Molecule: transfer RNA
Organism: Minisyncoccota bacterium
RNA sequence: GGGCCUAUAGUUUAAUGGUAGAACGUCGGUCUCCAAAACCGUCGGCCGAGGUUCGAUUCCUCGUGGGCCCG
Numbered sequence: 001g002g003g004c005c006u007a008u009a010g011u012u013u014a015a016u017g018g019u020a021g022a023a024c025g026u027c028g029g030u031c032u033c034c035a036a037a038a039c040c041g042u043c044g045g046c047c048g049a050g051g052u053u054c055g056a057u058u059c060c061u062c063g064u065g066g067g068c069c070c071g
Stems, first nucleotide, its partner, number of pairs: 001070007010024004018054001025043001027041004047063005
């Protein structure tokens, strides 16, 4: 220098172009003499900027971060 893959919650990850879900976790509660476990509830997210579209996490372009390959 070229090519490919990837980016969603604090973490691990789902989601045919049509209201972004789950698990773990945080916080609160129930239970207990106390704590743990269990149960109930709660908090929190689409990497950035454009484009296409009635509608974009999803499709396209450029960029940024990460990974792999070639030279």